[in-house]
Record summary
Predicted 3D model of a 109-nucleotide RNA (TPP riboswitch aptamer (THI element)) from Methylotenera sp. Rfam family: TPP riboswitch aptamer (THI element). Its family is annotated with thiamine pyrophosphate binding in the Gene Ontology. The coordinates come from a structure-prediction model, not an experiment, and the mean pLDDT is 78. Of the family's consensus pairs, 95% are formed in the model. Lineage of the source: Bacteria > Pseudomonadota > Nitrosomonadales > Methylophilaceae > Methylotenera.
RNA sequence: GCCUAUUGCUAGGGGUCUGUAUUUGGGAUGAAUAUUCUAAAUAUAGUGAGAAAAACCCUUUGAACCUGAUGCGGGUCAUUCCGCCGUAGGGAAGCUAGUGGCUUAUCCU
Numbered sequence: 001g002c003c004u005a006u007u008g009c010u011a012g013g014g015g016u017c018u019g020u021a022u023u024u025g026g027g028a029u030g031a032a033u034a035u036u037c038u039a040a041a042u043a044u045a046g047u048g049a050g051a052a053a054a055a056c057c058c059u060u061u062g063a064a065c066c067u068g069a070u071g072c073g074g075g076u077c078a079u080u081c082c083g084c085c086g087u088a089g090g091g092a093a094g095c096u097a098g099u100g101g102c103u104u105a106u107c108c109u
Base pairs, nucleotide, nucleotide: 001102002101003100006097008095009094010093011059012058013057014056016053017046018045019044020043021042022041023040024039025038026037027036028035029034065090066089067088071084072083073082074081
């Protein structure tokens, strides 16, 4: 001097769905009890790191996440649940400390 497990700081990127029950609001049908659709809140269940937490994950060594996609196959009460697609197309970084390795120069023996 270079590479580097890892640490810290700052900055940035990303997702938040599904089933059931209750309550409330709105819509549709109906003369009405009612039936049904839909949104929110709460509780519970499913997957997951994360399903609104000052949390979690990821930042080019980039499947974090998005697009294709109202895609294809499987499974589930149901789902962006699983696989394929996927060597596809996109996608957000700098600094500091530091373990180990390599290399160069100088000095001593």